Notes
RNAcentral holds the full RNA, with entries from ENA and SILVA. Predicted 3D model of a 349-nucleotide part of an RNA (small-subunit ribosomal RNA, central domain) from an uncultured bacterium. Model confidence (mean pLDDT): 90 of 100.
Context: one part of a larger RNA
RNA sequence: CUGGGCGUAAAGCGCGCGUAGGCGGUUGAAUAAGUCAGAUGUGAAAGCCCCGGGCUUAACCUGGGAAUGGCAUUUGAGACUGUUCGGCUGGAGUCUGUCAGAGGGUGGCGGAAUUCCGGGUGUAGCGGUGAAAUGCGUAGAUAUCCGGAGGAACACCGGUGGCGAAGGCGGCCACCUGGGGCAAGACUGACGCUGAGGGGCGAAAGCGUGGGGAGCGAACAGGAUUAGAUACCCUGGUAGUCCACGCUGUAAACGAUGAGAACUGGGUGUUGGGACGGUUGGCGUCUCGGUGCCGAAGUCAACGCGAUAAGUUCUCCGCCUGGGGAGUACGGCCGCAAGGUUGAAACUC
Repeated sequence: CUGGGCGUAAAGCGCGCGUAGGCGGUUGAAUAAGUCAGAUGUGAAAGCCCCGGGCUUAACCUGGGAAUGGCAUUUGAGACUGUUCGGCUGGAGUCUGUCAGAGGGUGGCGGAAUUCCGGGUGUAGCGGUGAAAUGCGUAGAUAUCCGGAGGAACACCGGUGGCGAAGGCGGCCACCUGGGGCAAGACUGACGCUGAGGGGCGAAAGCGUGGGGAGCGAACAGGAUUAGAUACCCUGGUAGUCCACGCUGUAAACGAUGAGAACUGGGUGUUGGGACGGUUGGCGUCUCGGUGCCGAAGUCAACGCGAUAAGUUCUCCGCCUGGGGAGUACGGCCGCAAGGUUGAAACUC
């Protein structure tokens, strides 16, 4: 240097954008850097290797050859890679039409329910549990009716349904806005793929400032349980949960499965679009996109995967290399902090 791997054994960055780099459709011409062929020069000698020779052999010595995978110059070749010029349309993209959607942001509106407040009715209980007790209630609770306040979440629809790159997104309306599918045409003409660094997004909890606070509820208090009970159960309850702005940057951030492309029998659901058929029905057939299940071949240690591959291949990135020590220490960088990120060793089995 080459060789192995990454669903569950160690191993896919949480996700996208994109710089350098790597890789890159089809065709003609030019060039000749890579590449290939020939020639020349050089690649000291010795050694190694091959064929001989000399000491009685051997070691040793010695002649010739080969080798020295190289480098340089030169003459050619022109398939492939590169470069330059020109063309193409299948990759990619733009335009027109149309469609579905909890995609994102802002503002407004709505009803149910809980709680609290005021009032009415009404009286002795309510609540809670395995059973209880703490707690609430004659200062009138619970229950019930009317009115009001406020916050948070949106029952049914609702669906291995939809949308989004991921995190995630669910009442209704308006405005602003991103992406995607399909049908044909027209246009641009390789504009592409991946992506070290970088910068952006990123659940929950947590932090800062200011609001808000109904319910729930870490901590905390009390009641139970128990040998104990710093728990599970119960009654309360502060941060928090909510909003604005800023920070944090993690997760079983999971499909534990990186992205892109091509190819490889089927069956059956579902979702979005399109075309066609005719016996117009809750129809049938075909087709493109998504999302499930079952399975051929194949693959896999097995489980399983199986056109949404973990099959067969190509390109690029990330990552792994025995368990513990340890995602620790030290240092760097980031952070207000909490901490994050990068990330060892001794020792030990």